[in-house]
C1' cells in the first nucleotide's frame, strides 16, 4: 500500500410509544386476551461557553402528518472570538465568515412524499428498493427604494 472479515459511525424536522385507529391468532361474542402494524413530506437551519424559557421557521399533500414524550442547528439573557460602521483603540450598534436594518403584487435560482411503472419482505396490517415525471414557500442572493454609519482620542 491493497484485499478479505468483524465491530462501531454515517441522529436533529430527529428519535420514541403505555391512548385512539389498523391488521392477525386465540377465546367466545358485538367483547377480551396475546402478538404485531401505522404513527411528518421535503426546504432552510450551528462562530464558542455557561444559563433560562416552552406549541422552535417555511411551505407541499384528497390529508391518521390523530394523540403523547424526549430531544434539537429557532428565541432570550451573559461572557468570549470574529466581521461591518474610513483606519486604530475604548463604548455603542448589528450580525456571524456570503458576519448593518426595514420595505417591495420586482428578478433568478429551488424539494421530496403524493402520483404512474416495475421489483421485493410479510399471513396481514404495512415495510424497503429502482425508475419515471411535477408542482412550494421562508430564508439567502440579486435590483430598487429608505433608514443607520454616532461620540472621544490620535491617523489620514
Nucleotide at each position: 500500500g491493497a484485499c478479505u472479515c468483524c465491530g462501531u459511525u454515517c441522529c436533529a424536522g430527529c428519535g420514541c410509544c403505555u391512548g385512539c385507529c389498523c391488521u392477525c391468532g386465540c377465546c367466545a361474542g358485538c367483547g377480551g386476551c396475546g402478538a404485531g402494524g401505522u404513527g411528518a413530506c421535503g426546504a432552510g437551519g450551528a462562530a464558542g461557553a455557561g444559563g433560562g424559557a416552552g406549541u422552535a421557521u417555511c411551505g407541499a399533500g384528497c390529508a391518521g402528518u390523530c394523540g403523547g414524550c424526549g430531544g434539537a442547528u429557532g428565541c432570550c439573557c451573559u461572557c468570549u472570538c470574529g466581521g461591518c460602521c474610513g483606519c486604530c483603540c475604548a463604548c455603542g450598534g448589528u450580525c456571524g465568515u456570503g458576519a448593518c436594518g426595514g420595505a417591495g403584487u420586482g428578478g433568478a435560482g429551488c424539494a421530496a412524499a403524493a402520483c404512474c411503472c416495475g421489483g421485493u419482505g410479510g399471513u396481514g396490517a404495512c415495510g424497503c428498493c429502482g425508475g419515471g415525471g411535477a408542482c412550494a414557500g421562508a430564508g439567502g442572493c440579486c435590483c430598487u427604494c429608505c433608514g443607520a454609519g454616532u461620540g472621544g482620542g490620535g491617523c489620514g
Background
The RNA shown here (glmS glucosamine-6-phosphate activated ribozyme aptamer) has 156 nucleotides and comes from an uncultured Acidimicrobiaceae bacterium. Model confidence (mean pLDDT): 78 of 100. It matches the Rfam family "glmS glucosamine-6-phosphate activated ribozyme aptamer". By type it is a riboswitch. The sequence was found by an Rfam model in a public genome assembly.